The prediction has a mean pLDDT of 85. Predicted 3D model of a 74-nucleotide RNA (transfer RNA) from a Candidatus Woesearchaeota archaeon. Taxonomically the source falls in Candidatus Woesearchaeota (Archaea, Nanobdellati). Rfam family: tRNA. The family's RNA type in Rfam is transfer RNA.
[in-house]
RNA sequence: GGGCCUGUGGUCUAGCCCGGUAUGACGCCACCUUCACACGGUGGAGAUCCCCAGUUCAAAUCUGGGCAGGCCCA
Numbered sequence: 001g002g003g004c005c006u007g008u009g010g011u012c013u014a015g016c017c018c019g020g021u022a023u024g025a026c027g028c029c030a031c032c033u034u035c036a037c038a039c040g041g042u043g044g045a046g047a048u049c050c051c052c053a054g055u056u057c058a059a060a061u062c063u064g065g066g067c068a069g070g071c072c073c074a
Stems, first nucleotide, its partner, number of pairs: 001073007010026003020057001028044005050066005
């Protein structure tokens, strides 16, 4: 220098191909339960989906350009 893959709450992750309310688990907070803790139960907060631009009524999803990481070729 070239090609390919990946990037989504604190962590891991579904959703992306085929555009239409962002999913679940762990963790966190409150309450219930217990003499108390753990376990368990109920509820809640938390991500403008790596960045910028484009297309569209509408973009995590499609297009272009970047950034970061990984693999391969030279």